A computed fold for a 254-nucleotide part of an RNA from a bacterium, annotated as large-subunit ribosomal RNA, domain VI.
[in-house]
Context: one part of a larger RNA
């Protein structure tokens, strides 16, 4: 652009992934075989590979989180800090991202067949799986199982709304989206983001005083102080008033 107003839920013509495999245990040392050996079928259980989704574990990583430390320069000294030295170095680390982590899937069954295996049978009094008929028979073929899918131009269906206009779009906080765009949430009849509270969770007992020690230092006040992306509250701040578009063979007025 169409699909001949919108909005929301769908059918599924097509299409596309997937399809793997190995060892135990039971039947059972059975059937089979002299023995040695040693099963079909049916059953239960673990796994390798392959892949999807997760982040609860177990781990990475986490440059605006804590906490320790080393050298210098400052902050007038001490104390306490602050820059810069690969994040200066060094233990841990939240949220997200992530494997090797965890979780599932790689399935039963169904139909038609391949090769093969038959039943019935004549041609051609037999015999013949075949000519007419019928019944089996693969990981392979169609479904099943996941995934997109009406530009499926044959453009499809259902429900709701619609000139009193539905409804979209610009603008605004913003993410579970992301280069832009797009998508999704929310815009006062408001938890969207930011503060704030509280709170999971990290990190490990802050400063200052008080006391012990001559002192380095150790103790009390103290599970303290401190804190990012996590949670739940709360309208204190910021989403403000708006603006454009917008269907007919309907409806409405003349």
């Nucleotide at each position: 652009c169409g699909u001949u107003g919108a909005g929301u839920u769908u059918u599924g013509a097509g299409g596309g992934g997937a399809g793997u495999u190995c060892u135990g245990g039971g039947u059972a040392g059975u059937a089979c075989g002299a023995g040695a050996g040693g099963a079909c079928c049916c059953u239960c259980a673990g796994g390798a590979g392959c892949u999807a989704a997760c982040c609860u574990c177990u781990g990475g990583u986490g440059u605006a989180c804590c906490a320790g430390u080393u050298g210098u320069u400052c902050c007038g000294c001490c104390a306490g800090g602050a820059g810069c030295a690969u994040c200066g170095c060094u233990g841990g680390g939240u949220a997200g991202c992530u494997a090797u982590g965890u979780u599932g899937g790689u399935u039963c069954g169904g139909g038609a067949u391949a090769a093969g295996c038959g039943c019935u049978g004549a041609a051609a009094g037999c015999a013949u799986a075949u000519a007419a008929g019928c019944a089996c028979g693969a990981a392979g073929c169609c479904c099943a199982c996941c995934c997109c899918a009406a530009g499926a131009u044959u453009a499809g269906a259902a429900c709701u709304c619609u000139u009193u206009u539905a409804g979209a779009u610009c603008g605004g906080u913003c993410g579970u989206a992301g280069a832009c765009u797009a998508c999704g949430a929310c815009c006062u009849u408001g938890a969207u983001a930011g503060g704030c509270u509280u709170u999971a969770g990290g990190u490990g007992u802050a400063a200052g005083c008080c006391c012990c020690g001559u002192g380095a230092g150790g103790g009390g006040u103290u599970a303290a102080g401190c804190c990012a992306a996590g949670a739940a509250g709360u309208a204190c701040u910021a989403a403000u008033u708006g603006a454009u578009c917008a269907a007919a063979u309907a409806a409405u007025u003349u």